[in-house]
Context: one part of a larger RNA
Molecule: small-subunit ribosomal RNA, central domain
Organism: uncultured bacterium
RNA sequence: UUGGGCGUAAAGAGCUCGUAGGCGGUUUGUCGCGUCUGCUGUGAAAACUCGGGGCUUAACUCCGAGCCUGCAGUGGGUACGGGCAGACUAGAGUGUGGUAGGGGAGACUGGAAUUCCUGGUGUAGCGGUGGAAUGCGCAGAUAUCAGGAGGAACACCGAUGGCGAAGGCAGGUCUCUGGGCCACUACUGACGCUGAGGAGCGAAAGCAUGGGUAGCGAACAGGAUUAGAUACCCUGGUAGUCCAUGCCGUAAACGUUGGGCACUAGGUGUGGGGCUCGUUCCACGAGUUCUGUGCCGCAGCUAACGCAUUAAGUGCCCCGCCUGGGGAGUACGGCCGCAAGGCUAAAACUC
Numbered sequence: 001u002u003g004g005g006c007g008u009a010a011a012g013a014g015c016u017c018g019u020a021g022g023c024g025g026u027u028u029g030u031c032g033c034g035u036c037u038g039c040u041g042u043g044a045a046a047a048c049u050c051g052g053g054g055c056u057u058a059a060c061u062c063c064g065a066g067c068c069u070g071c072a073g074u075g076g077g078u079a080c081g082g083g084c085a086g087a088c089u090a091g092a093g094u095g096u097g098g099u100a101g102g103g104g105a106g107a108c109u110g111g112a113a114u115u116c117c118u119g120g121u122g123u124a125g126c127g128g129u130g131g132a133a134u135g136c137g138c139a140g141a142u143a144u145c146a147g148g149a150g151g152a153a154c155a156c157c158g159a160u161g162g163c164g165a166a167g168g169c170a171g172g173u174c175u176c177u178g179g180g181c182c183a184c185u186a187c188u189g190a191c192g193c194u195g196a197g198g199a200g201c202g203a204a205a206g207c208a209u210g211g212g213u214a215g216c217g218a219a220c221a222g223g224a225u226u227a228g229a230u231a232c233c234c235u236g237g238u239a240g241u242c243c244a245u246g247c248c249g250u251a252a253a254c255g256u257u258g259g260g261c262a263c264u265a266g267g268u269g270u271g272g273g274g275c276u277c278g279u280u281c282c283a284c285g286a287g288u289u290c291u292g293u294g295c296c297g298c299a300g301c302u303a304a305c306g307c308a309u310u311a312a313g314u315g316c317c318c319c320g321c322c323u324g325g326g327g328a329g330u331a332c333g334g335c336c337g338c339a340a341g342g343c344u345a346a347a348a349c350u351c
Stems, first nucleotide, its partner, number of pairs: 003323004007305002012319001014201004021194003025088007033081002035077008048066007091191001092188003095184005103177007110154001115149007125136002162169002206247006215241002220236004258318006266296013300307002324351003333344004
């Protein structure tokens, strides 16, 4: 390479949008590009295969046929793929009417708690641990009451629950704003799927500038423990954690499972809608249907574990990735970054 694979053995890009490309619904006409077929020309010779001949045989050599799987021209065929022209509505989208939601951004605001400050009451301890000590306290602490300041996070509701493409999102109110779902089937008429490059978003930590700093708390200091203790435990505590703007671009960014479409037993919860029935309506119940999210389970699949209409089953389309362990996600080079570093990515050698 041909292949075979990617939940856990190596392997799904963190996620989305989207360029080129690849692939693409039903139907009519037309062209005849792909495609099928006939004929003609060409496809050097040698080689190769087959059948014969010549050296006594063979090697060797000569003759004939095949082969040269191709290309070009020309005559036909038109199912399928394609081009062009037209039509359709089951894909996709729009509209109208509803609807659930911690989806996003900004502004304003609430209560509990911790800490600090002021004042009152009050007196000798408090704190902390396995036990202690460092620490705080007669300059009045801890405790308790009242008032004030400030920052950060939002108990209960809360859920196997909701929303979002992922990261992620939770006190309340207002403003702006994205997407989903259901019903009607009014409109457009294949406008679709995927997506190399590319662009945007992207937890925490970290970086830059300016602010803020209650609690927590890398580093650091002290007290313990210990043979030692650069730790685990304790007392403190700086960056940071918070805000604004800009950068970084990585995670066990995990469902360790790329996206789309179709098909393939059921049962049982739960979230959001519609319809029918039991009811005049309500609440509730039964059935059905669409759409999420869980559990169990058949066929099938799987090395097993397990998956099983939310597939890891059965198929098709497109992308990404893997190819023994170490060396190594490293070196070198390039690109990006203020830096930290990121992306791309080997080899020698060795088992």